[in-house]
RNA sequence: AGGUGAUUAGCUCAGUGGUAGAGUAUCUCCCUUACAAGGAGAGGGCCGGCGGUUCAAAUCCGCCAUCACCUA
Repeated sequence: AGGUGAUUAGCUCAGUGGUAGAGUAUCUCCCUUACAAGGAGAGGGCCGGCGGUUCAAAUCCGCCAUCACCUA
């Protein structure tokens, strides 16, 4: 320099145009003499940024940023 992939909750990841989810973590309650395990519930998101397409975008397109890998 060129190419490919990734970016969504604190963390690991789903979600291929129509109300953003799971596991785990955190908090509360139950259980226990107590802790752990287990059970019930709650909070936490401008979906990396800026534009475009569309009635409607996390999702499609462009650019930028960051990370990983490949080629030279």
Transfer RNA from Candidatus Blochmanniella vafra str. BVAF, 72 nucleotides, folded computationally. Its mean pLDDT, the model's own confidence on a scale to 100, is 82. The RNAcentral record of the sequence draws on ENA and GtRNAdb. Rfam family: tRNA. Rfam links the family to the GO term triplet codon-amino acid adaptor activity. Rfam describes the family as follows. Transfer RNA (tRNA) molecules are approximately 80 nucleotides in length. The gene name in the source record is tRNA-Val-TAC-1-1.